[in-house]
RNA sequence: AUCGUCUGCCGGAUCAUCGCGUCCCGCAUCCGCGGGAUGAGGAAAGUCCGAACACCACAGGGCGCCGUGCUUCCUAACGGGAAGGUCCCGCUUCGGCGGGAACAGCACGUGCAACAGAAAGCAAACCGGCCGAUGGUCCCUUCGGGGACACAGGUGACGGGUGAAAUGGUGGGGUAAGAGCCCACCGGCGUCCCGGGUGACCGGGGCGGCCAGGCAAACCUCACGGGGUGCAAGGCCAAACAAUCCCGGCCCGCUGCCGCUUCGGCGGCAGCGGAUAGGAUGGCCCGUCGAACGGGAUGGGUAGGCUGCUAGAGGCCUGUGGCGACACAGGUCCCAGAUAAAUGAUGAUCUCCCGUACGGCCGGCGCGGCCCGGUCUACGGCGAACAGAAUUCGGCUUACAGGCAGGCGAUUGCC
Numbered sequence: 001a002u003c004g005u006c007u008g009c010c011g012g013a014u015c016a017u018c019g020c021g022u023c024c025c026g027c028a029u030c031c032g033c034g035g036g037a038u039g040a041g042g043a044a045a046g047u048c049c050g051a052a053c054a055c056c057a058c059a060g061g062g063c064g065c066c067g068u069g070c071u072u073c074c075u076a077a078c079g080g081g082a083a084g085g086u087c088c089c090g091c092u093u094c095g096g097c098g099g100g101a102a103c104a105g106c107a108c109g110u111g112c113a114a115c116a117g118a119a120a121g122c123a124a125a126c127c128g129g130c131c132g133a134u135g136g137u138c139c140c141u142u143c144g145g146g147g148a149c150a151c152a153g154g155u156g157a158c159g160g161g162u163g164a165a166a167u168g169g170u171g172g173g174g175u176a177a178g179a180g181c182c183c184a185c186c187g188g189c190g191u192c193c194c195g196g197g198u199g200a201c202c203g204g205g206g207c208g209g210c211c212a213g214g215c216a217a218a219c220c221u222c223a224c225g226g227g228g229u230g231c232a233a234g235g236c237c238a239a240a241c242a243a244u245c246c247c248g249g250c251c252c253g254c255u256g257c258c259g260c261u262u263c264g265g266c267g268g269c270a271g272c273g274g275a276u277a278g279g280a281u282g283g284c285c286c287g288u289c290g291a292a293c294g295g296g297a298u299g300g301g302u303a304g305g306c307u308g309c310u311a312g313a314g315g316c317c318u319g320u321g322g323c324g325a326c327a328c329a330g331g332u333c334c335c336a337g338a339u340a341a342a343u344g345a346u347g348a349u350c351u352c353c354c355g356u357a358c359g360g361c362c363g364g365c366g367c368g369g370c371c372c373g374g375u376c377u378a379c380g381g382c383g384a385a386c387a388g389a390a391u392u393c394g395g396c397u398u399a400c401a402g403g404c405a406g407g408c409g410a411u412u413g414c415c
Stems, first nucleotide, its partner, number of pairs: 001411010012350007020039008041386001045397002048395005053230004065226005070084005085103001086101006104221002109219002111215002126160003129155003134152002136149005168186006187211002189208008234307004243298006251274010279289003314333008351384002353381005359376006365369001
């Protein structure tokens, strides 16, 4: 330098004009006008986990249900993270490096296993071998027994074949032939002990022939955890309509008298005049009850408004502790709060990307080609990733043009 991989960061810049949300100031205070400040993300996304906050429910205990599942640590918490352990896979210069794992328990109990295969769970003789002790048939016999056949059968441990999986390996003894049937060594498991580690676990030793298949993302066992709903939570104010209650309607004006008086008036009685003359009380008058209609009040509460609402497990810098996740201390900063939902548009210059030029320059080759690569210039581009807050925070997952930095590995060149 190139390539690969992992991690972290950025993810268009500046200026001008116009426009929008919020807040502040000034003028107006009916609409509003002017100025200033500020205005999306690393994922604001999916809404998958965990919390804060809020309301509802709840004596205590048990069963059930759901979730999590190697260890230690971090954290407010987590199914997240850090560091490790075990097993598996890949690479390797054999020192390691990288990746993956629902990674507690199947030597409690119950259950499940397609197809193939003779047999799949206290297993099973299909083919070829071996044997045939025992039983059977036959032959011989000195009557003690011996031999033949391979019929019953034995042998999964000699080979084959099936399967994802077929009951430890090697050697010896043993046996009719065989077999952990017995023994030595090796492997595994269980158990006891020693050493190391906080622990998962690691190293070593003794004992036991114990040899025990797989599946718990099957029921189950063990350990730990778990009430529900979500800011459309919740709190406050509150039109219109409806409901209930009260008053008017159900009289008014003038004059006189009486009472009270804060000297403004108010109330009662009588007379005169006027208005209405709807309904019920059989018709009319008085009286009483009461409708339409008008006014007021009440509680719940809709539309609507205010609040919750953005200063927080907050960001940045420095130091200290820790392998690390992270913690602590000091300093510093204030960083959107919309509600049909503001955060945009246009222009100029630049940056990056793409295309074109039989363009210029440099380099390469299977070399003189309408070749390939790099770079510069000019022109063109409705080219500028993924995507957009909605109570807040910690994670996870997914999407993402292009760029920067660092770690590791490989290859090549130079010193």